RNA sequence: CGAGUCGGUCGGGCGGCCGCGGCAUCGCGUGCGGUGUCGAGGAAAGUCCGGGCUCCACAGGGCAGGGUGGUGGGUAACGCCCACCCGGGGUGACCCGCGGGACAGUGCCACAGAGAGCAGACCGCCGGUCCGCGAGGGCCGGUAAGGGUGAAACGGCGGUGUAAGAGACCACCAGCGGUCGGGGUGACCCGAUCGGCUCGGCAAACCCCACCCGGAGCAAGGCCAGAAGGGCGCCGCGAGGCGCCUGCGCGGACGGAUCAGGGCUGCCCGCCCGAGUCCGCGGGUAGGCCGCACCAGGCCGUCGGCAACGGCGGUCGCAGAUGGAUGGUCGCCGCCGGCAGCGAUGCCGGUACAGAACCCGGCUUACAGACCGACUCGCCAC
RNA sequence: GCGGGUGUAGUUCAAUGGCAGAACAUCAGCUUCCCAAGCUGACAGUGCGAGUUCGAUUCUCGUCACCCGCU
Numbered sequence: 001c002g003a004g005u006c007g008g009u010c011g012g013g014c015g016g017c018c019g020c021g022g023c024a025u026c027g028c029g030u031g032c033g034g035u036g037u038c039g040a041g042g043a044a045a046g047u048c049c050g051g052g053c054u055c056c057a058c059a060g061g062g063c064a065g066g067g068u069g070g071u072g073g074g075u076a077a078c079g080c081c082c083a084c085c086c087g088g089g090g091u092g093a094c095c096c097g098c099g100g101g102a103c104a105g106u107g108c109c110a111c112a113g114a115g116a117g118c119a120g121a122c123c124g125c126c127g128g129u130c131c132g133c134g135a136g137g138g139c140c141g142g143u144a145a146g147g148g149u150g151a152a153a154c155g156g157c158g159g160u161g162u163a164a165g166a167g168a169c170c171a172c173c174a175g176c177g178g179u180c181g182g183g184g185u186g187a188c189c190c191g192a193u194c195g196g197c198u199c200g201g202c203a204a205a206c207c208c209c210a211c212c213c214g215g216a217g218c219a220a221g222g223c224c225a226g227a228a229g230g231g232c233g234c235c236g237c238g239a240g241g242c243g244c245c246u247g248c249g250c251g252g253a254c255g256g257a258u259c260a261g262g263g264c265u266g267c268c269c270g271c272c273c274g275a276g277u278c279c280g281c282g283g284g285u286a287g288g289c290c291g292c293a294c295c296a297g298g299c300c301g302u303c304g305g306c307a308a309c310g311g312c313g314g315u316c317g318c319a320g321a322u323g324g325a326u327g328g329u330c331g332c333c334g335c336c337g338g339c340a341g342c343g344a345u346g347c348c349g350g351u352a353c354a355g356a357a358c359c360c361g362g363c364u365u366a367c368a369g370a371c372c373g374a375c376u377c378g379c380c381a382c
Numbered sequence: 383g384c385g386g387g388u389g390u391a392g393u394u395c396a397a398u399g400g401c402a403g404a405a406c407a408u409c410a411g412c413u414u415c416c417c418a419a420g421c422u423g424a425c426a427g428u429g430c431g432a433g434u435u436c437g438a439u440u441c442u443c444g445u446c447a448c449c450c451g452c453u
Stems, first nucleotide, its partner, number of pairs: 001378010012333007020039009041353001045364002048362005053217004060269004065213005070084005085099001086097004100208002105206002107202003122147002124143008155173002158170003174198001176195008221290004229246007248282007261273003295317001297316008334351007383452007392406004400436001408424005429445005
């Protein structure tokens, strides 16, 4: 200098004018005005996982169903993250892997090919026999070394052996299994020895094994007000009063303890609530407050750890709407592109993806452009 | 907010992991004096990106678009 790998940060700046939402405070004419302060993101997105929170029995059993899948660790938890192992790719930095089980069972392996799972003989090789003058051919048998098909053909190479051959036998190598030794927490790795010679692939096919999973979701859930009533209990001689529950009217179905119905995923059991429940039609309301903005919180330092992360100390306060605020415009500057110009410079255009709605931890996807750090390979120069 | 489904030719639909087809439409030719009908032929596709597998429309993951249900 060129090509590349990995990780991280930012994603316009300043000022003027007009405007919007929250909170605090002041003023009055009580819902407006003034002042101060705060006001979108790295993904707020997709809703793909995991949790907090709330209610349903604080949470039961079995079957079914769903999910995860090397090992060790991190975490509130995870399908996330870190480190390592194994397999694959790359010259390398590094990247990718739904990465348990195919001697529990079932199933599939198209076409081609002789033969595709306890397989098989097309060409070839060899022996015997018959025909033929001969080249060669027919029949019977042996073989699986060579050719050929295929994604995949029942170990590889060499030798012995043989009519030709073959783990039939031998040495070496590869693989599988057993035993022993060593290293590691472990997945696993290294070495020695023995064995029969050796028997594919697919589980992101059914399935088997191990582990995990109760359901619903802030429209969760709680409180207040309103509408038109009704029911029950208590007190009272009575008129009536108090408390609790329930939204109202009409029609229908089931039930009122021999128990309907409910407890928001299918079935069974068990437990709890239980006097009402369900359907159709008509009409009413669709307001306010809490939940709700302070947490597994951000930043800095230090210690432990390879790391993810954790401990301790300090410091900061950081959106909260409910038809839904966070905006518009002007000027200057920055960045990118085009045009003009020798140049200084000028003109024009552009400046991403997107946008909270109960809150967090992840994953995935979208994104103009800018910057930083670590590392690899190639070439050149000193 | 919660949940489910679909995506194949211009349109409507098929296809068990093994050469992606059918009907209508379009175009060309034949037939007719011309048109229609009919006959023959052609064109054209698995939403997109990865993975598993010898091989993917099919299986898995991600993503995009559309449709439906509950509250």